Predicted 3D model of a 101-nucleotide RNA (Glycine riboswitch aptamer) from Affinundibacterium nitidum.
The sequence is in RNAcentral, with records from Rfam.
Of the family's consensus pairs, 81% are formed in the model.
Model confidence (mean pLDDT): 77 of 100.
């Protein structure tokens, strides 16, 4: 140097869906039933979608065969579709492993 790991900063894409529950609020009233309206979260279903956490698949190079192996390619099982939160992956810095010179 490569690799690991921490810290810090950069970091895309896709519906604020629908309905039901549940909550609040306003009207109504026979202190009953009902109706409007809000609600990025929980919980259920249902549709449409992203791929840069993870995770599978094929296959290029690797001198030929075999065989074995990527990937930002490709599938969406996960996981994402306001905003936080995650984020491949880049960069700066600290630690550790240690080839070479």
């Nucleotide at each position: 140097a490569c690799u690991u790991g921490a810290u810090c900063g950069g970091g895309a894409g896709a519906g604020a869906g629908c309905u039901g529950c549940g909550c609040a609020a306003a009207a109504g009233a026979g202190u009953g039933a009902u109706u409007u309206u809000g609600c990025a979260g929980a919980c259920a279903g249902c549709c449409g979608c992203c791929g840069a956490a993870g995770g599978g698949g094929c296959u290029a190079a690797u001198a030929c065969c075999c065989a074995a192996c990527a990937a930002a390619c490709u599938c969406u099982c996960a996981g994402g579709c306001a905003a936080a939160a995650g984020g491949a992956c880049c960069g700066a810095u600290c630690a550790g492993c240690g080839g070479g010179g």